[in-house]
RNA sequence: GUUCCUGUAGCACAAUCGGUAGCGCGUUGGUCUUAUGAACCAAAGGUCGUGGGUUCGAUUCCCACCUGGAACA
Repeated sequence: GUUCCUGUAGCACAAUCGGUAGCGCGUUGGUCUUAUGAACCAAAGGUCGUGGGUUCGAUUCCCACCUGGAACA
C1' cells in the first nucleotide's frame, strides 16, 4: 500500500432480512441474617465508534473517517 473483519451499559457479549435495544457479571436500594456471604425483589446506567446520505422512521442500508485486528505484498 491492497483486501477483509471488529466497534452496542462499568466488563465480556447478544439481537434485528429498517419499526425505536437486551442476557450474564458488576453497581445501588430493600427483604432475610447476630454479622458477612448466599438467595429473593426492585432500580439506575446506552446519543448501538464519529460525521454525512437514503427513508415517514436507521443500531441495521450507502459513503467518508477513526480505533483495534488478520491476510497478502
Background: This is a predicted structure of a 73-nucleotide RNA (transfer RNA) from Oxytricha trifallax. The coordinates come from a structure-prediction model, not an experiment, and the mean pLDDT is 81. Its Rfam family is "tRNA". It is annotated as a transfer RNA. NCBI's taxonomy places the organism under Eukaryota, Sar, Intramacronucleata, Sporadotrichida, Oxytricha.